[in-house]
RNA sequence: GGACUCAUAGUGUAGUGGUUAUCACGCUCGCUUCACACGCGAGAGGCCGCCGGUUCGAACCCGGCUGAGUUCA
Repeated sequence: GGACUCAUAGUGUAGUGGUUAUCACGCUCGCUUCACACGCGAGAGGCCGCCGGUUCGAACCCGGCUGAGUUCA
C1' cells in the first nucleotide's frame, strides 16, 4: 500500500427500512433475613464511532473519515 470484517448502555450482545432500540451480567431502590448472601419485584443508564448522501421514513442502504482486527504484498 491492496482486500475483507467490525464499531449499539459500565461490560458482553440482539436488532437486515416503519410504535417508545433487545437481553444477560453489573449498578440503584424495595420485599425477604437478626444480618449478609440467594431469591423476587421495580428503576436508572445507550438515541446506535463521526460527517455527508439516498428515502415519506435510516441503528439498518451508499460514500468519506476515525479507530480495532484478519489477510495479501
A computed fold for a 73-nucleotide RNA from Acrobeloides nanus, annotated as transfer RNA. NCBI's taxonomy places the organism under Eukaryota, Bilateria, Cephaloboidea, Cephalobidae, Acrobeloides. The sequence is in RNAcentral, with records from Rfam. It matches the Rfam family "tRNA". The prediction has a mean pLDDT of 80.